[in-house]
Context: one part of a larger RNA
RNA sequence: GGACGAACGCUGGCGGCGUGCUUAACACAUGCAAGUCAAGGAGAAAGUUGUUUUCGAAUAACAAGUAAACUGGCGCACGGGUGAGUAAUAUAUAAGUAACCUACCUUUGGGUUUGGGAUAACUCCGAGAAAUCGGGGCUAAUACCAAAUAAUGCAGCGGCAUCGCAUGAUGAUGUUGUUAAAGUCAUUUAUGACGCCUAAGAAUGGGCUUGUAUCUGAUUAGUUUGUUGGUAGGGUAACGGCUUACCAAAACUACGAUCAGUAGCUGGUCUGAGAGGAUGAUCAGCCACAUUGGAACUGAGACACGGUCCAGACUCCUACGGGAGGCAGCAGUGAGGAAUAUUGGGCAAUGGGCGAAAGCCUGACCCAGCAACGCCGCGUGGAGGAUGAAUGCCGUAAGGUUGUAAACUCCUUUUGGAGGGGACGAAAAAGUAGGUUCAUAGCCUAUAUUGACUGUACCCUCAGAAAAAGCCCCGGCUAACUACGUGCCAGCAGCCGCGGUAAUACGUAGGGGGCAAGCGUUGUCC
Numbered sequence: 001g002g003a004c005g006a007a008c009g010c011u012g013g014c015g016g017c018g019u020g021c022u023u024a025a026c027a028c029a030u031g032c033a034a035g036u037c038a039a040g041g042a043g044a045a046a047g048u049u050g051u052u053u054u055c056g057a058a059u060a061a062c063a064a065g066u067a068a069a070c071u072g073g074c075g076c077a078c079g080g081g082u083g084a085g086u087a088a089u090a091u092a093u094a095a096g097u098a099a100c101c102u103a104c105c106u107u108u109g110g111g112u113u114u115g116g117g118a119u120a121a122c123u124c125c126g127a128g129a130a131a132u133c134g135g136g137g138c139u140a141a142u143a144c145c146a147a148a149u150a151a152u153g154c155a156g157c158g159g160c161a162u163c164g165c166a167u168g169a170u171g172a173u174g175u176u177g178u179u180a181a182a183g184u185c186a187u188u189u190a191u192g193a194c195g196c197c198u199a200a201g202a203a204u205g206g207g208c209u210u211g212u213a214u215c216u217g218a219u220u221a222g223u224u225u226g227u228u229g230g231u232a233g234g235g236u237a238a239c240g241g242c243u244u245a246c247c248a249a250a251a252c253u254a255c256g257a258u259c260a261g262u263a264g265c266u267g268g269u270c271u272g273a274g275a276g277g278a279u280g281a282u283c284a285g286c287c288a289c290a291u292u293g294g295a296a297c298u299g300a301g302a303c304a305c306g307g308u309c310c311a312g313a314c315u316c317c318u319a320c321g322g323g324a325g326g327c328a329g330c331a332g333u334g335a336g337g338a339a340u341a342u343u344g345g346g347c348a349a350u351g352g353g354c355g356a357a358a359g360c361c362u363g364a365c366c367c368a369g370c371a372a373c374g375c376c377g378c379g380u381g382g383a384g385g386a387u388g389a390a391u392g393c394c395g396u397a398a399g400g401u402u403g404u405a406a407a408c409u410c411c412u413u414u415u416g417g418a419g420g421g422g423a424c425g426a427a428a429a430a431g432u433a434g435g436u437u438c439a440u441a442g443c444c445u446a447u448a449u450u451g452a453c454u455g456u457a458c459c460c461u462c463a464g465a466a467a468a469a470g471c472c473c474c475g476g477c478u479a480a481c482u483a484c485g486u487g488c489c490a491g492c493a494g495c496c497g498c499g500g501u502a503a504u505a506c507g508u509a510g511g512g513g514g515c516a517a518g519c520g521u522u523g524u525c526c
Stems, first nucleotide, its partner, number of pairs: 001526004006522005013378006019371002021336001026334003030331003035074003039071002047062006081289003090214008100206002106201007113147004122137006153178006160171004183194005215261003222252003227249008264286004268279004291312005314325004342368001344367003350364001351362004381411004392401003415467001417462005425453001431447006470515005475496003481510005491498002
């Protein structure tokens, strides 16, 4: 000198764009953050209207096949948060997989047949303070089960061809065995749309393996027993001590094993001419974690933040028998701390989930609020104005300086204030009509609707210099000097050092210098 997710002191006009718990991975009140659906059965109420009425009410229709609940499908493994752990089961980069998986989407071929028994909801009974649970009865499905059919699938046994990288791979082929399905909606009643099953491919996403690189300590020198390898069984989507039994005795290490400490890694960021050094907030990729520890279930995918089970700690409820909970999601609270924001608006856009669609959900996201926390831009007026007013300060009392500074004259109106107009972000999807078409599929054209921000940005008009400057420094380094007070006191100080009676170094004043809505200090890095 530069930089910062900064803090502190003094000060503070506006706008744009960013950024904002670095500490306790401490504990959390409250609300919201993951639902949705032409599969299925069942199905309210308030209210309104009508009728009857003993004026208490009863009943019917609409509300409405709506709400809420239940079975089922898909999603909940994404998105969002945090960095505790991890020095290699991670990350970066380059390869391998002839050792593998992949829901939805997409391409192509084939199929979608016949039956069955249950169960939730509901109802009845019971247990319990509650959470919830048990028993009897009824019912449906794209839920579940059985059968049929079936290959280019899978498995066993054959020989053939091509290829390769050792195990082998691919293709056609013979034979035996085995394995599937679900319907719904629409209308012009025959089709169509959306589904379902199977096989092959593509894409996407992943799993696993290998090479290289990745902090400090030798005042850590030896370490390991599933350890190293083999055989066999098991297990996995898959190779493998992944696991078990048996056999052998190996494996790593001074090119630093093991141990200990520290740490998420990277693209990047800061600095530097570079080499390098430091760093890993925001944004992007990967990893790990979700109160602590362990475990599996479901599923294409999890050993699952807002799922389950067990154990621990903690908090809450309890009728003491037993239960409930997990903000490192968004807000917010307490605590800790030098220190870090609103219990805001909206799904209008982008993206995601479900759905044929309308649409619903979305604290992702888009916006607004708070904070000079940062960067950038603008303003706090401009021109003229000397007999150089006054005040203040200095003074050898002549004067000098403050100083064109002010007053005064003329002008302008950015920003701010008031009034008026007023966007971009919106493209569509859906519907209707037309065209193309076998077609209601898809595509094209025309027409319509949709904005949280927001009456915001922007534009115009009006009044008026009006409403807007501070902070640090002035001994040398280092730009900028005098007076008074103080008297080794009070104090200053980054280093050298100032202060003990004329202090340009302390305090105040005048003057001056620097930067400027900031200025200084502290901390950290280069």
Small-subunit ribosomal RNA, 5' domain from an uncultured bacterium, 526 nucleotides, folded computationally. Model confidence (mean pLDDT): 85 of 100. The RNAcentral record of the full RNA draws on ENA, Greengenes and SILVA.